Predicted 3D model of a 115-nucleotide RNA (SAM riboswitch aptamer (S box leader)) from Anaerolineaceae bacterium UBA6086. The source organism's lineage runs through Bacteria, Chloroflexota, Anaerolineae, Anaerolineales and Anaerolineaceae. Rfam family: SAM riboswitch aptamer (S box leader). Its family is annotated with regulation of gene expression in the Gene Ontology. The coordinates come from a structure-prediction model, not an experiment, and the mean pLDDT is 80.
RNA sequence: AACUCAUCCAGAGAGGUGGAGGGACCGGCCCAGUGAUACCUCGGCAACCACGAUCGUUUAUCGACGGUGCCAACUCCGGCAGACCCCACUUUCGGGGCGUUCUGGAAGAUGAGGU
Numbered sequence: 001a002a003c004u005c006a007u008c009c010a011g012a013g014a015g016g017u018g019g020a021g022g023g024a025c026c027g028g029c030c031c032a033g034u035g036a037u038a039c040c041u042c043g044g045c046a047a048c049c050a051c052g053a054u055c056g057u058u059u060a061u062c063g064a065c066g067g068u069g070c071c072a073a074c075u076c077c078g079g080c081a082g083a084c085c086c087c088a089c090u091u092u093c094g095g096g097g098c099g100u101u102c103u104g105g106a107a108g109a110u111g112a113g114g115u
Stems, first nucleotide, its partner, number of pairs: 001115001003113006013042005021031003025079004043071003048067002051063004075107001080104004084097004
């Protein structure tokens, strides 16, 4: 780096450094000199991996010393398709709208795995 699998409506902030944009991309909407994003320290959340306990085993449940991860907003919302509405056609085929909601997908993130 690409691939495979799983998860993504829960949860969890103080101090310091520093000084301008940041929230992956696009649109929106937000955050930000009352100092954001980032980095460091400490703290915490969670339970993917490892480990331990219960269980005859797998599974499962519990724990949280270790490896990651995470600690604004549902992955902040949407992006594509369908459900829905309108027009035309009508066995089929097509075009447009799409506020809210739902389903699936795409993209992204994290973990684990082998290459």